A computed fold for a 72-nucleotide RNA from an uncultured bacterium, annotated as transfer RNA. It matches the Rfam family "tRNA". Rfam's curators write: Transfer RNA (tRNA) molecules are approximately 80 nucleotides in length.
[in-house]
C1' cells in the first nucleotide's frame, strides 16, 4: 500500500427503514440480627465522526477515524 470485518448504556451484546433493548453491573426499596442471595423498582445512549438518499436512518450509500484479521 490492497482487501475484509467491527464500532450501539459502565461491561458483554441484540436490533438491518417507522418512539433504541436485554443480561451483568450502579443506585433505591423489600426481606434478613448483619452481609450475601432473592424479589421489586430507578437512573444511565448526540447509536465512532462528516455528508448523501428518504416523508422518516442506529439500520441504506459515500468518505474519514480507531481497532482486528489477511495479502503483498
Nucleotide at each position: 500500500g490492497g482487501g475484509u470485518g467491527u464500532u450501539u448504556a459502565g461491561c458483554u451484546c441484540a436490533g438491518g427503514g417507522g418512539u433504541a433493548g436485554a443480561g451483568c453491573g450502579u443506585c433505591u426499596g423489600a426481606c434478613u440480627c448483619u452481609u450475601a442471595a432473592u424479589c421489586a423498582g430507578u437512573a444511565g445512549g448526540u447509536c465512532a465522526c462528516u455528508g448523501g438518499u428518504u416523508c422518516a436512518a442506529a439500520u441504506c450509500c459515500a468518505g474519514u477515524a480507531a481497532c482486528a484479521c489477511u495479502c503483498a
Its mean pLDDT, the model's own confidence on a scale to 100, is 82.